Guanidine-I riboswitch aptamer from Blastococcus sp. CT_GayMR16, 133 nucleotides, folded computationally.
The source organism's lineage runs through Bacteria, Actinomycetota, Actinomycetes, Geodermatophilaceae and Blastococcus.
Of the family's consensus pairs, 100% are formed in the model.
It was read from a public genome assembly, where an Rfam model found it.
It matches the Rfam family "Guanidine-I riboswitch aptamer". Rfam's curators write: This family represents a conserved RNA structure found upstream of the ykkC and yxkD genes in Bacillus subtilis and related genes in other bacteria. The function of this family is unclear although it has been suggested that it may function to switch on efflux pumps and detoxification systems in response to harmful environmental molecules.

RNA sequence: CCGGGGCGCACCUAGGGUUCCGCUGCCGUCCGGGCGCACGACGGGCGACAGGCCUGGUCCGAGAGGUGCAUGCACGGACGUCGUCCGAUCUGGCCGGCCCCGUGUUCCACGGCGGGACAAAAGCCCGGGAGGU
Numbered sequence: 001c002c003g004g005g006g007c008g009c010a011c012c013u014a015g016g017g018u019u020c021c022g023c024u025g026c027c028g029u030c031c032g033g034g035c036g037c038a039c040g041a042c043g044g045g046c047g048a049c050a051g052g053c054c055u056g057g058u059c060c061g062a063g064a065g066g067u068g069c070a071u072g073c074a075c076g077g078a079c080g081u082c083g084u085c086c087g088a089u090c091u092g093g094c095c096g097g098c099c100c101c102g103u104g105u106u107c108c109a110c111g112g113c114g115g116g117a118c119a120a121a122a123g124c125c126c127g128g129g130a131g132g133u
Base pairs, nucleotide, nucleotide: 008069009068010067011066012065015060016059020057021056022054023051024050025049027047028046029045030044031043032042072105073104074103075102076101077100080098081097082096083095085093086092087090108128110131114126115125116124
């Protein structure tokens, strides 16, 4: 300098919108309380439409946020197994690999515009990108 591979998962949070639920508004319809009728106001049931500049539930959600687990690496350890070598060939020895257990460790990280998906948006994905130091 060139080429290839890896850099995980779960739960949560910052954050996010509007499918669904809830809430609110408006409209329609039915019901309610008086001696009776009608209307109105109020309350309730059901439905349509609208609203996320509606707190919320469901939902999405961080490479550079949190927690945990996993993985990798280092060191130590017991049985077994495989292999090179050595010897006095034996229930042999040193060393290395696999398997299992334990302890430790798993760093650093400034970052657009624009685009994409799901209902939609976002610190999600493009992206540890472009760019910068």